[in-house]
Context: one part of a larger RNA
RNA sequence: CUGGGUGUAAAGGGAGCGCAGACGGCAGUGCAAGUCUGGAGUGAAAGCCCGGGGCCCAACCCCGGAACUGCUCUGGAAACUGUGCGGCUAGAGUACUGGAGGGGCAGGCGGAAUUCCUAGUGUAGCGGUGAAAUGCGUAAAUAUUAAGAGGAACACCAGUGGCGAAGGGGGGCCUGCUGGACAGUAAACUGACGUUGAGGCUCGAAAGCGUGGGGAGCAAACAGGAUUAGAUACCCUGGUAGUCCACGCCGUAAACGAUGAAUGCUAGGUGUCGGGGAGCAAAGCUUCCCGGUGCCGCCGCAAACGCAUUAAGCAUUCCACCUGGGGAGUACGUUCGCAAGAAUGAAACUC
Numbered sequence: 001c002u003g004g005g006u007g008u009a010a011a012g013g014g015a016g017c018g019c020a021g022a023c024g025g026c027a028g029u030g031c032a033a034g035u036c037u038g039g040a041g042u043g044a045a046a047g048c049c050c051g052g053g054g055c056c057c058a059a060c061c062c063c064g065g066a067a068c069u070g071c072u073c074u075g076g077a078a079a080c081u082g083u084g085c086g087g088c089u090a091g092a093g094u095a096c097u098g099g100a101g102g103g104g105c106a107g108g109c110g111g112a113a114u115u116c117c118u119a120g121u122g123u124a125g126c127g128g129u130g131a132a133a134u135g136c137g138u139a140a141a142u143a144u145u146a147a148g149a150g151g152a153a154c155a156c157c158a159g160u161g162g163c164g165a166a167g168g169g170g171g172g173c174c175u176g177c178u179g180g181a182c183a184g185u186a187a188a189c190u191g192a193c194g195u196u197g198a199g200g201c202u203c204g205a206a207a208g209c210g211u212g213g214g215g216a217g218c219a220a221a222c223a224g225g226a227u228u229a230g231a232u233a234c235c236c237u238g239g240u241a242g243u244c245c246a247c248g249c250c251g252u253a254a255a256c257g258a259u260g261a262a263u264g265c266u267a268g269g270u271g272u273c274g275g276g277g278a279g280c281a282a283a284g285c286u287u288c289c290c291g292g293u294g295c296c297g298c299c300g301c302a303a304a305c306g307c308a309u310u311a312a313g314c315a316u317u318c319c320a321c322c323u324g325g326g327g328a329g330u331a332c333g334u335u336c337g338c339a340a341g342a343a344u345g346a347a348a349c350u351c
Base pairs, nucleotide, nucleotide: 003323004322005321006320007305008304012319014203015202016201017200021196022195023194025088026087028085029084030083031082033081034080035077036076037075038074039073040072041071042070049065050064051063052062053061054060091193092190093189094188095185096184097183098182103178104177105176106175107174108173109172110154115149116148118146119145120144121143125136126135208249209248210247211246212245213244217243218242222238223237224236225235260318261317262316263315264314265313268296269295270294271293272292273291274290275289276288277287278286279285280284300307301306324351325350326349333344334343335342336341
């Protein structure tokens, strides 16, 4: 390389958009590049292979045949691929109608709680733990009442529920701007406009970084008190970065469903969310269809666990990745980054 693979054994890119490329619906017609077929030329000789022959045999040599699967020119075929033209509507999209949603961005508002400050009441404790101590408190704490300040987060509703490409991102209320999905229309319009996607571009938790703000609570580091043989910990009292906001970086995670995207096909049962149809007069019940989200379960698959119309089944297309363990996601080089570091990514040696 081929082959075989990628939920858990090595292996799905964190996610999307998308250039090139690869692949691509239904009929018709033309061309003939691929494809098939006929002919011609060429495909040196030797060698290989087959049949003969000559040296006593063999090696070796000689003769004949076949082969040389290729290339070029030329006549034809038109199913398939390709390509030109015109057409179709089942893929894809648009329009119209409708409801659902913590989808995104910005602005405003609200109440509960913690902390702090001020004042009142009140007096010796409070706090904390397994038990304590550090700590706070007669300069009046804790508790309680009232007023105020400020920051951060939004109890109940709340659900294997909804939304989003992902990010484990996003739940108080109102307003503005804005994205997507879903259902219906017997189907109004376009007419293959599709799928995937190396590079590329964009987004991307937490922590971290830069500049400027902010800082209530929490809290790496740090300090003290305990525990202990020790205790650079677990527990306690404090506490700074940080957590929050604006702008700019970083680009990684067990970024997980450890399961790439798309399409078609292959028993069912049951719950739930959104929409629609039918029946019964009915708020309601029954039933059917489409789209999501769960559980159970055939066929089939699987080493087993398990998966099972949300496939890990049966197929097709495209991309990514794997190829014994360690060395090592290291070294070197390169690109990116303010840095931290990220990306790419070996070998010697060793088992």

A computed fold for a 351-nucleotide part of an RNA from an uncultured bacterium, annotated as small-subunit ribosomal RNA, central domain. RNAcentral holds the full RNA, with entries from Greengenes. Rfam family: Bacterial small subunit ribosomal RNA. Gene Ontology terms of the family: ribosome and structural constituent of ribosome.